[in-house]
């Protein structure tokens, strides 16, 4: 310092224009059960990295910056 992927829930990851953003795991409630644990039911949990921009409309598409991974390169 150029490039290329990525960044969604407490982890893990879908969702790549079309209204109200989702699962599985974990968390909490009940139900079962002498209790746990396994099951069952339900609950609550999201500034979609940030900031702009393009549309009627943007997680989705552009731009910049931030981050995290990888790839080349300087480094005499």
């Nucleotide at each position: 310092g150029c490039c290329c992927u990525c960044g969604u829930a407490g982890c893990u990851c879908a969702g790549g224009g079309g209204a109200u953003a989702g699962a599985g795991c974990a968390a909490c409630u009940g139900c079962c059960u002498c209790c746990u644990a396994a099951g069952c039911a339900g609950u609550a949990g999201g500034u979609c990295g940030u900031a702009g921009g393009u549309u009627c409309g943007a997680a989705u598409c552009c731009u910049a910056c931030c981050g995290a991974g990888g790839g080349c390169g300087c480094c005499a």
This is a predicted structure of a 76-nucleotide RNA (transfer RNA) from an uncultured Acidimicrobiaceae bacterium. Model confidence (mean pLDDT): 80 of 100. Its Rfam family is "tRNA". Rfam's curators write: Transfer RNA (tRNA) molecules are approximately 80 nucleotides in length. Rfam classes the family as a transfer RNA. It was read from a public genome assembly.